[in-house]
RNA sequence: ACCGAUAAAGGCAAACCCUCCGAAAGGUGGGGGCGCAAAGUCAACGGGCCUAAAGCUAUAUGCUAAGGCGGCCGGACUGCCGAAG
Numbered sequence: 001a002c003c004g005a006u007a008a009a010g011g012c013a014a015a016c017c018c019u020c021c022g023a024a025a026g027g028u029g030g031g032g033g034c035g036c037a038a039a040g041u042c043a044a045c046g047g048g049c050c051u052a053a054a055g056c057u058a059u060a061u062g063c064u065a066a067g068g069c070g071g072c073c074g075g076a077c078u079g080c081c082g083a084a085g
Base pairs, nucleotide, nucleotide: 002085003082004081011036012035016031017030018029020027021026034071040077041076042075045074046073047072048069049068050067051066055063056062
């Protein structure tokens, strides 16, 4: 360094409930705990997925500016601990 243990110390927090923000997807805070060795950061790194108030017109289960998801995948940057190999 790779790697990741029925290790230690800690960390994060899905569904669901309450709260507030939003048109929505979704997000904030509290409870909760399915899971996670990057479930830390980047959506102005690429792909993917979700929403569509405004706008468009073909009026539809439509398109899309825009917004969202990092717990969808890859990538970049950063980082705790330490057995076996």

A computed fold for an 85-nucleotide RNA from a Bacillota bacterium, annotated as c-di-GMP-I-GGC riboswitch aptamer. Its mean pLDDT, the model's own confidence on a scale to 100, is 90. It matches the Rfam family "c-di-GMP-I-GGC riboswitch aptamer". Its family is annotated with cyclic-di-GMP binding in the Gene Ontology.